[in-house]
Context: one part of a larger RNA
C1' cells in the first nucleotide's frame, strides 16, 4: 500500500428479525452422480455444475459402439484427358449406402471453342466435435447496479507512497452542501433510451356506439362523441407552503395532483477478481492423426438401474371432490399454415368444409369465481402411480423409445427427523391462456392477464457488502 483478525466505530442488502407459502417424507417428471455396458458421445463442479450447453435424442439430430463399406475423399481450388447424360426420375440389388442399367441433352457461338456439369487419372491438398480455455480472440457468469475505480497539474516524503478520494452533515449513490494544500478532470452513480400509470391534439378502418333509425347480432344506415388503437406533445421539478437543519446540501410534514420526492417495470453492468466458463458455436497458435483421430451407411446406444443428490410436478383434501348452470381477460400466433360450421364418435378424432397473408378469419368456450346438487371425515365419490384390453394421431418406420383417449385395474401418500428455500405489494401465493423449439412429443422455459394477502418493534445475532480506524508473525 494492500490482504485478513473469533479488533474497534459508522452505514446498507429478504442479511436476520416479523410473517405467508414451500423444499427436505410420498408417487411421478427432469438433470448430476455413481454403477452397468459393445456404447451408455462430450461439456458444465460450492456460493456462481446438476428442467445448465440441450427453444424440444424413434431414423436424422449424433459427436458413442457394432457390423458393412470410401481413399484426392461428404466439402474448396488448381491441372490433365473423356464426356456433353446441368438438375433430376424410374428399375434392378443390398439389412442400408456404395454398384448398374434405362428415361431424360442446359446456356453462348466467330462452330475452333467456351461456360457449367459429370466421370477418370497425378499431386499439391482437404478432412478431424482429435488434444491444450494454464498460448489466444470473441462471448459470458461472479463479487455487484455494490459505489466505487483512477488520471493531470500542484505540494509533502530520500523513497515505496501520500494528498486530491480524509473530516463535519446528507443521499439509493465519490449524491449533494460545507470545511480542507490542493485544483481540476474521466470511467462508474444520475439523466438521456424502452415500456406502464394520467391527459390533451391529429387520425377514424378491420376498432367503437351516445343519440336517430334498423336487425337474430354494431348486422346495416348513420356518426367518430366514448373505447381502442398509434403519432405528436403536455404532466412531477422538492416546484409551492409550513417545520427542523449551520443563512448549507437535505430532512420530516402539507397542499394542489392521475402520480410525489429515484412514481413503477426494464435494458444499461466502472478499474478489476476468480490462470472463473467455454478449442464442442465461432475464429484462432501449436501439437497430433492422414486407406484413418477423415468420409458414408444399417442397427443399437445417449431412455441402462441394487443406490445417493439437486430441481420440478401431483397430492395427502371438506376454503375439497363430483355434477349441472352462468359471467368476465391479456400477451401472442397462422398459407408447407391456424381452421369456423355441419356430419359421425363417450373420447382421443375423423370426414367435409366457408373464412384468414389477419384490429376484418381461426387457433378462442379460459380458469380459478358465482348459483344451486350430492358427498360427512373414511385410505374415502381423497390421491392417481402402476398395470390389462381397445382405440387415436404425427412420421418410411412409435419393440428397444412418442404424445393422446375410453374402459378396467386403483400402489404409496393422513402435511413430512436434522436441516434448508423463496418473497415487502398488484409482490407472495393461487388460476388457468399463449410462444419459441416442433412431423410428433413440456410437469420445463420465455411470455401474459385474473384473483389477490400477512408482516417489517428492530439491526443485540448470522451471512455478504461498503467506508474510516487499529493489530499484523501474510504479499
Nucleotide at each position: 500500500u494492500g490482504a485478513c483478525g473469533g479488533g474497534g466505530a459508522c452505514c446498507c442488502g429478504c442479511a436476520c428479525a416479523a410473517g405467508c407459502g414451500g423444499u427436505g417424507g410420498a408417487g411421478c417428471a427432469u438433470g448430476u452422480g455413481g454403477u452397468u455396458u459393445a456404447a451408455u458421445u462430450c461439456g458444465a463442479a460450492g456460493c456462481a455444475a446438476c428442467g445448465c450447453g440441450a427453444a424440444g435424442a424413434a431414423c436424422c439430430u449424433u459427436a458413442c459402439c457394432u457390423g458393412g463399406u470410401c481413399u484426392u475423399g461428404a466439402c474448396a481450388u488448381c491441372c490433365c484427358g473423356g464426356u456433353g447424360g446441368c438438375a433430376a426420375g424410374u428399375g434392378a440389388g443390398u439389412a442400408a449406402u456404395g454398384u448398374c442399367a434405362c428415361u431424360g441433352u442446359u446456356c453462348c457461338u466467330u462452330c475452333g471453342g467456351g461456360a457449367c456439369a459429370c466421370c477418370g487419372g497425378a499431386g499439391a491438398c482437404a478432412g478431424g466435435u482429435g488434444g491444450u480455455g494454464c498460448a489466444u480472440g470473441g462471448u459470458u457468469g461472479u463479487c455487484g447496479u455494490c459505489a466505487g475505480c483512477u488520471c493531470g497539474u500542484g505540494u509533502c516524503g530520500u523513497g515505496a507512497g501520500a494528498u486530491g478520494u480524509u473530516g463535519g452533515g446528507u443521499u439509493a449513490a465519490g449524491u449533494c452542501c460545507c470545511g480542507c494544500a490542493a485544483c481540476g478532470a474521466g470511467c462508474g452513480c444520475a439523466a438521456c433510451c424502452c415500456u406502464u400509470g394520467u391527459u390533451a391534439c391529429u387520425a377514424g378502418u378491420u376498432g367503437c356506439c351516445a343519440g336517430c333509425a334498423u336487425u337474430a347480432a354494431g348486422u346495416u344506415g348513420g356518426g367518430c362523441a366514448c373505447u381502442c388503437u398509434a403519432g405528436u406533445g403536455a404532466g412531477a421539478c422538492u416546484g409551492c407552503c409550513g417545520g427542523u437543519g449551520a443563512c448549507a446540501a437535505a430532512c420530516c410534514g402539507g397542499a394542489g395532483g392521475a402520480a410525489g420526492g429515484u412514481g413503477g417495470g426494464g435494458a444499461c453492468g466502472a478499474c478489476g477478481u476468480c490462470a472463473g466458463a467455454u478449442c464442442a458455436u465461432c475464429a484462432u497458435g501449436c501439437c497430433c492423426c492422414u486407406u484413418a483421430u477423415g468420409a458414408c451407411c444399417u442397427g443399437g446406444g445417449c431412455u441402462a438401474c441394487a443406490c445417493a443428490c439437486g430441481u420440478g410436478c401431483u397430492a395427502c383434501a371438506a376454503u375439497g371432490g363430483a355434477c349441472g348452470g352462468u359471467a368476465c381477460a391479456a400477451c401472442g400466433a397462422g398459407u408447407c399454415g391456424c381452421a369456423a360450421g355441419c356430419u359421425c364418435g363417450c373420447g382421443a378424432g375423423a370426414g367435409u368444409a366457408a373464412g384468414c397473408u389477419a384490429a376484418u378469419c381461426u387457433c378462442u368456450u379460459a380458469a380459478a369465481g358465482c348459483c344451486g346438487u350430492u358427498c360427512u371425515c373414511a385410505g374415502u365419490u381423497c390421491g392417481g402411480a402402476c398395470u390389462g384390453u381397445a382405440g387415436g394421431c404425427u412420421g418410411c418406420a412409435a419393440c428397444u423409445c412418442g404424445c393422446c383417449u375410453c374402459c378396467a385395474c386403483g400402489a404409496a401418500g393422513u402435511c413430512g427427523g436434522a436441516a434448508u428455500c423463496g418473497c415487502u405489494a398488484g409482490u407472495a401465493a393461487u388460476c388457468g391462456c399463449g410462444g419459441a423449439u416442433c412431423a410428433g412429443c413440456a410437469u420445463g422455459c420465455c411470455g401474459c392477464g385474473g384473483u389477490g394477502a400477512a408482516u417489517a418493534c428492530g439491526u443485540u445475532c448470522c451471512c455478504g457488502g461498503g467506508c474510516c480506524u487499529u493489530g499484523c508473525a501474510c504479499a
Predicted 3D model of a 475-nucleotide part of an RNA (small-subunit ribosomal RNA, 3' major domain) from an uncultured bacterium.
It matches the Rfam family "Bacterial small subunit ribosomal RNA".